A computed fold for a 475-nucleotide part of an RNA from an uncultured bacterium, annotated as small-subunit ribosomal RNA, 3' major domain. Its Rfam family is "Bacterial small subunit ribosomal RNA". The coordinates come from a structure-prediction model, not an experiment, and the mean pLDDT is 82.
[in-house]
Context: one part of a larger RNA
């Protein structure tokens, strides 16, 4: 100087408390451990691994296993020789890779050949999701959006170092003020950026409709007031008033205001820590491999199953289930695409194809809610696992191993021990909608809106963190 303390002081955080809802019990989904297996590819392992890499494992992916092939190889370059193709279609053998056969099939030319392609040989070489993340770059997690981390000059100290950065106030903040052997400065904080909340101006189609006509319908004429869209501005600064405060920084209250003291949300992550994670994104040193640890193919596996754990979904019901009627979103996606009306089917879906390169058309029905009817406390008209049968769709192909539909079947489950998690407001809870990936496949992930709470006395305690101080057998 740090680190540490079941030392002290001050302060903060859904840290506790106060509340609301869960997990832990059940079934299923998914990840992991373990076990099994020819293989169940590899990585991630307290917080910070475990719906994680994977924003899609039937083939492919695929790295694993079994078997069948291949060895200058899937790519590039040089040389030698040969061929005329490359490519497309078809036949035969085969599980296929592949082998082989047939048909079609070029350009320039000084007729020597050339370009180009293929085959064979040869020489440089390729290849490796093989090892090492404890050789590395890059990227990322975490402490933590915590308020810290440093430097120049000066001063003090023999020196390591100190001071500044401490003290008194204050703040979300090393934020600001005062004081001060310090004076300044940098990286952080804040602001500048995006979005949302109010208004104005500009603009009015594909958007909108107040008044006038018109219609089944903003449908059409008309209009651009309003909504909305999207560009430029305005607006909030403790600016104004009062109290407190040191005449400060600021705090509390008030006015006006759409918004008030950082208005809400996001992006933004200092010096560093964990030899944290990643050599399987990529790049890369070294090592290893080169008729194999490369490469091609078929099939299998990654989907196994006495069990254990994590994360979720659905429930156990009446604030509910079922049936009927009826209302209100936002944000997205669409040409190898989204697909309306119509017809068929109980349905999944099929037929067909208007319109749309989209503020125009489509996906698209929002759901919870509301109104009415029914069920009456039961393992039930709750719950839907499991299983049998019949189908639909995608796709060469749904056996291992897809999703969905219909009929039948109807399991566990009556609110969950010890323990444990999230959340402070348009939040929790609850309800549906969209997107990426994607041929197909979502209870996961990323977004969107609808309905919409309770509680916070307080900081004694648990956990984590910041500052000062003290002890120290630690470095």
């Nucleotide at each position: 100087u740090g680190a540490c303390g079941g030392g002290g002081g001050c302060c903060c955080g859904c840290a506790c408390a106060a509340g609301c809802g869960g997990u832990g019990g059940a079934g299923c989904a998914u990840g992991u451990g373990g076990u099994u297996c020819a293989a169940u590819u590899c990585g991630a392992u307290g917080c910070a691994a475990c719906g994680c890499g994977a924003a899609a494992a039937a083939c492919c992916u695929u790295a694993c296993c079994u078997g069948g092939g291949u060895u200058u190889g899937a790519a590039g370059u040089g040389c030698u020789a040969g061929u005329g193709a490359a490519u497309a279609c078809g036949g035969u053998a085969g599980a296929g890779a592949u082998a082989u056969c047939g048909u079609a099939g070029g350009c320039c030319u000084u007729c020597g050949g050339g370009a180009c392609a293929c085959u064979a040989g040869u020489a440089u070489c390729a290849g490796g999701u093989g090892c090492u993340g404890c050789a590395u770059g890059g990227c990322u997690g975490u402490c933590g959006u915590c308020a810290g981390c440093u430097c120049g000059u000066g001063u003090c100290g023999u020196g390591a170092g100190a001071u500044g950065u401490c003290g008194g106030g204050u703040u979300a903040a090393g934020u600001c003020c005062c004081a001060u052997a310090a004076c300044g400065a940098g990286c952080g904080c804040a602001a500048c950026c995006c979005u949302u909340g109010u208004c104005u101006u500009u603009a009015g189609u594909u958007g909108c409709c107040a008044g006038c006509a018109u219609u089944a319908a903003g449908u059409u004429g008309g209009g651009c007031a309003c909504u909305c869209u999207a560009a430029a501005g305005a607006g909030a600064c403790u600016g104004c008033c009062g109290a407190c405060g040191u005449u400060a920084a600021g705090u509390c209250g008030g006015a006006g205001g759409a918004a008030g003291g950082u208005g809400g949300g996001g992006a933004u992550g200092a010096c560093g820590u964990c030899a944290a994670g990643u050599c399987c994104u990529c790049a890369u040193g070294g090592c290893c491999u080169u008729u194999a640890u490369g490469u091609c193919c078929a099939g299998g596996g990654c989907u196994a199953c006495a069990c254990a754990c994590g994360u979720g979904c659905u429930a156990c019901a009446a604030u509910g289930g079922u049936c009927g009627a009826u209302a209100c979103a936002a944000a997205g996606g669409g040409c190898u695409g989204c697909a309306a009306g119509a017809g068929c089917g109980c349905a999944a879906g099929c037929u067909g194809g208007a319109g749309c390169u989209a503020a125009u058309c489509c996906c698209a029905a929002a759901a919870a809610a509301u109104c009415g009817a029914u069920c009456u406390a039961a393992g039930u008209u709750c719950g839907g696992a499991u299983a049998g049968g019949a189908g639909u769709c995608u796709g060469c192909a749904a056996c291992u191993c897809g999703a969905c539909u219909c009929c039948u079947u109807g399991a566990a489950g009556u609110u969950g021990g010890a323990a444990u998690c999230g959340c402070u407001a348009g939040u929790a809870a609850u309800c549906g909608c969209g997107g990426a990936u994607c041929a197909g496949c979502a209870u996961g992930c990323c977004g969107c809106g609808g309905u919409g709470a309770a509680u916070a006395c307080g900081u004694u305690c648990c956990c984590g963190g910041g500052c000062c101080u003290u002890g120290c057998a630690c470095a």